Large-subunit ribosomal RNA, domain II from Cryptophyceae sp., 834 nucleotides, folded computationally. The source organism's lineage runs through Eukaryota and Cryptophyceae. Its Rfam family is "Eukaryotic large subunit ribosomal RNA". Its Rfam clan is "LSU clan".
Context: one part of a larger RNA
RNA sequence: AUCUGUGCGGCAGGGAUACUGGCGAAAUGGUUUUCAAUGACCCGUCUUGAAACACGGACCAAGGAGUCUAACACAUAUGCGAGCAGUAGGGUGGAAAACCCGGAUGCGCAAUGAAAGUGAACGGUGGGAUCCGCAAGGUGCACCAUCGACCGACCUGCUGCAAGGCUGGUUUGAGUAGGAGCAUAUUUGUUGGGACCCGAAAGAUGGUGAACUAUGCCUGAAUAGGGUGAAGCCAGAGGAAACUCUGGUGGAGGCUCGUAGCGAUACUGACGUGCAAAUCGUUCGUCAAAUUUGGGUAUAGGGGCGAAAGACUAAUCGAACCAUCUAGUAGCUGGUUCCCACCGAAGUUUCCCCCAGGAUAGCUGGAACUCGUACAAGUUUUGUCAGGUAAAGCGAAUGAUUAGGAGCCUCGGGAGCGUAAUGCUCUCGACUCAUUCUCAAACUUUUAAUAGGCAAGAAAACACGGUUACUUCAUUGAACCGAGUUAUUGAAUUGGAGUUCUUAGUGGGCCAUUUUUGGUAAGCAGAACUGGCGAUGCGGGAUGAACCGAAAGCUGGGUUAAGGUGCUAAACUGCUGGCUCAUUUAGACCCCAUAAAAGGUGUUGGUUCAUUUAGACAGCAGGACGGUGGCCAUGGAAGUCGGAAUCCGCUAAGGAGUGUGUAACAACUCACCUGCCGAAUGGACUAGCCCUGAAAAUGGAUAGCGCUUAAGCCGGCGACCUAGACCCAGCCGUCAGCACAAAUGCGAUGUGCUGACGAGUAGGUGGGCGUGGAGGCCGUACCGCAGCCUUGGGCGUGAGCCCGGGUGAAACGGCCUCUAGUGCAGAUCUUGGU
Numbered sequence: 001a002u003c004u005g006u007g008c009g010g011c012a013g014g015g016a017u018a019c020u021g022g023c024g025a026a027a028u029g030g031u032u033u034u035c036a037a038u039g040a041c042c043c044g045u046c047u048u049g050a051a052a053c054a055c056g057g058a059c060c061a062a063g064g065a066g067u068c069u070a071a072c073a074c075a076u077a078u079g080c081g082a083g084c085a086g087u088a089g090g091g092u093g094g095a096a097a098a099c100c101c102g103g104a105u106g107c108g109c110a111a112u113g114a115a116a117g118u119g120a121a122c123g124g125u126g127g128g129a130u131c132c133g134c135a136a137g138g139u140g141c142a143c144c145a146u147c148g149a150c151c152g153a154c155c156u157g158c159u160g161c162a163a164g165g166c167u168g169g170u171u172u173g174a175g176u177a178g179g180a181g182c183a184u185a186u187u188u189g190u191u192g193g194g195a196c197c198c199g200a201a202a203g204a205u206g207g208u209g210a211a212c213u214a215u216g217c218c219u220g221a222a223u224a225g226g227g228u229g230a231a232g233c234c235a236g237a238g239g240a241a242a243c244u245c246u247g248g249u250g251g252a253g254g255c256u257c258g259u260a261g262c263g264a265u266a267c268u269g270a271c272g273u274g275c276a277a278a279u280c281g282u283u284c285g286u287c288a289a290a291u292u293u294g295g296g297u298a299u300a301g302g303g304g305c306g307a308a309a310g311a312c313u314a315a316u317c318g319a320a321c322c323a324u325c326u327a328g329u330a331g332c333u334g335g336u337u338c339c340c341a342c343c344g345a346a347g348u349u350u351c352c353c354c355c356a357g358g359a360u361a362g363c364u365g366g367a368a369c370u371c372g373u374a375c376a377a378g379u380u381u382u383g384u385c386a387g388g389u390a391a392a393g394c395g396a397a398u399g400a401u402u403a404g405g406a407g408c409c410u411c412g413g414g415a416g417c418g419u420a421a422u423g424c425u426c427u428c429g430a431c432u433c434a435u436u437c438u439c440a441a442a443c444u445u446u447u448a449a450u451a452g453g454c455a456a457g458a459a460a461a462c463a464c465g466g467u468u469a470c471u472u473c474a475u476u477g478a479a480c481c482g483a484g485u486u487a488u489u490g491a492a493u494u495g496g497a498g499u500u501c502u503u504a505g506u507g508g509g510c511c512a513u514u515u516u517u518g519g520u521a522a523g524c525a526g527a528a529c530u531g532g533c534g535a536u537g538c539g540g541g542a543u544g545a546a547c548c549g550a551a552a553g554c555u556g557g558g559u560u561a562a563g564g565u566g567c568u569a570a571a572c573u574g575c576u577g578g579c580u581c582a583u584u585u586a587g588a589c590c591c592c593a594u595a596a597a598a599g600g601u602g603u604u605g606g607u608u609c610a611u612u613u614a615g616a617c618a619g620c621a622g623g624a625c626g627g628u629g630g631c632c633a634u635g636g637a638a639g640u641c642g643g644a645a646u647c648c649g650c651u652a653a654g655g656a657g658u659g660u661g662u663a664a665c666a667a668c669u670c671a672c673c674u675g676c677c678g679a680a681u682g683g684a685c686u687a688g689c690c691c692u693g694a695a696a697a698u699g700g701a702u703a704g705c706g707c708u709u710a711a712g713c714c715g716g717c718g719a720c721c722u723a724g725a726c727c728c729a730g731c732c733g734u735c736a737g738c739a740c741a742a743a744u745g746c747g748a749u750g751u752g753c754u755g756a757c758g759a760g761u762a763g764g765u766g767g768g769c770g771u772g773g774a775g776g777c778c779g780u781a782c783c784g785c786a787g788c789c790u791u792g793g794g795c796g797u798g799a800g801c802c803c804g805g806g807u808g809a810a811a812c813g814g815c816c817u818c819u820a821g822u823g824c825a826g827a828u829c830u831u832g833g834u
Stems, first nucleotide, its partner, number of pairs: 042057004058834006066336001068193006075186006083107003089101003111118002123147005131138002149176002151173003154169002157166003196335002199332001203325006214299009225257003228253001232249007261286003266282002269280002301317001303313002338768006348361001350359003362506002365502007375495003379492002381456005391446001392444002398440003403435001405433003410430008460486003464482005470477001509533004514528005538549003553731007563721003566705003572718001574717006587707001598692003602689010619676005625649003631643002655670001659668002732758009769823001771820010787807004792803004
């Protein structure tokens, strides 16, 4: 001198929030009602899984469920600290629950041993914060690891008469090694107590009942009218008599019909919120007795009584009722009451008279501590190691297994020739050899991929010295110790790391791809890896626990995924190349909601073999002969009932015959040849779409409509639609990091900045809201408290709170602490009301 920043002062311009006066009712907003579009299944519960044809639930109000206590454990806070607490007793102005002192007592300050008893202090090494130092380096807390020492117990050797002393020990202790405890308070957890609430079937003790009913006994009462006609008796007749017969009389009977009574068979009638918690009607059984019944009396709960049905014992009986033990117990069912934020499971291991449950480990939360790149990893790379699965192999072993070929030593069966042969010939096998076909969870020479282990350095490497009762011929080795040297710290990527204490829930699982066991199979049962659902919403699959896409704070904008783009319904009736016609149901997108073998001269492609201008195929036309009526057989058989054979001639060609036909012939036809015609034709196989195969009970589902050069099927290309995914922006919360108070009080439980993250059942933790009561501080109220009502206004993510108006008529609130019988939708909850 310039630039930038800052402070102070001046000038000019702009000009709020808060607070407040007036105006004012338009926009925006609040609330209610109606209409329309879109999404949308009913909550709670047990469950792998609930909208469920699983259970509870009509509605409203009030009540209604983790409490208190003891002990223990961890943590935190406070006080004192080798002590701490202190309830007998005492002191102070004091008959002090609270203040002071304080004996005893409790826990701690020493352990060990069954006991008698005996009875512990400054150690080394490695890691290590701090501190010192310019550095090299030193120091080395807490704590961790390790070695040694000391105390007690045990064992052991020596010594000593013994008591004892000394020594050693891969032995042992809830020990020592310059104490850390005690008391109080709180949370959490565990256990005992009714122990979160409601709930048994049972068990025990003591009583009350026989007014119902069962049975006995005592004493009373009751039971039309008929029928039948026992014994006995009478008369007559017969008879030698015994006696018999006939007619009467008589009035017996667990006899009969039947009333009352007592009962209760059928209608499976009426009724069935009844007249009735067993009745009514008609019908039916019995009705002089084992009859019915009144009163009295006796028998009582593991007891009675029972013409016996486990019947009856007061609407109760395979053990009555009442009270108590008793809030009995329940590994079982149901229920368990406000909000937000952060983290977030398990259905697996082991054990259990364990399989509906617990303990144990695992998984989870919380509280911390020690440090600050040490270290770590569901990853890759490099090096190295083990393996015997997939595959492969069986002319390699083991085992299985098909087919011929060759051999003929040996063995077995059979046949022929032999009297016979350890003779000959033939044959079937075994056997041997070289091949061939097919296989193996418990076969294998060979042998992957994936997966797995270890390593990638300072706690190392190198050289030197030392110790040792081990080792060696050996100061050789091994192990250890000491002081040195070597820092480019020895693959990549990513990430703060390590340690301790405590702890809930869980211990029914289920699904998918792949691998896999049983099973004919299963939405079947059992395993493995991984990922999901459970615990999870969102877009798509019409619908849907698990499939595809993608995981979520509250909003706005943009872009995509899967999937789509005729209409329903956001987006091309887009472009392009093929295919397909389906009148019993054409077809139309993972999981997925089925279709097969077998067929088609429907159509479109392909492969292959034939024929063809030397004229095919198809069409029309001509020929299709002779030996010969071949041979056999037959009643007959001339190409054509049947059998065996199947030549020759002439031809352009013509079978000892492809069919029709005849009694047998005949006749026709075909194969075969030729003419006309003029260019492709025939066969077999294969695979695209389509068709057949393809029948079920309410009417029916590419989601529906519908669609045909598609809106179907197989390809190609673009555009577009759309999720809470991705990107951008704002806001909220959580976590982490960084910064900030001089000169004047308070304050950091604060303020500012930056970054990442945000799903959640059981469960944990933190922070809040609300209710009753108590203490402190401060308030409101008759100029109107609480409560109640409110189409009025506002704040908060929310539990909730505040204001205005009305009603009402006397109490009520805020903040800081303490305290609890503190929050309801459910419990076949309780009571009341509707």